Predicted 3D model of a 72-nucleotide RNA (transfer RNA) from a Minisyncoccota bacterium. NCBI's taxonomy places the organism under Bacteria, Bacillati, Minisyncoccota. Rfam family: tRNA. By type it is a transfer RNA. Rfam links the family to the GO term triplet codon-amino acid adaptor activity.
RNA sequence: GCUCUCGUAGUUCAAUGGAUAGAACAGGGCACUCCUAACGCCCAGAUAUAGGUUCGAUUCCUAUCGGGGGCA
Numbered sequence: 001g002c003u004c005u006c007g008u009a010g011u012u013c014a015a016u017g018g019a020u021a022g023a024a025c026a027g028g029g030c031a032c033u034c035c036u037a038a039c040g041c042c043c044a045g046a047u048a049u050a051g052g053u054u055c056g057a058u059u060c061c062u063a064u065c066g067g068g069g070g071c072a
Base pairs, nucleotide, nucleotide: 001071002070003069004068005067006066007065010025011024012023013022018055027043028042029041030040048064049063050062051061052060
């Protein structure tokens, strides 16, 4: 330099054109308990960036950025 692949919550993963992007763990609050843990209820939290296609984009297309693999 070329090429393939991945990028979603603090972490690990879903959602693959369609209504408020979902779950587990972690975090905060409440309840329970003599206290703690566990269990229960509630809360907050995310689509790498920019543009395009579309009535509608996490999903499709382009470029850039970042991680990983391959070739030279």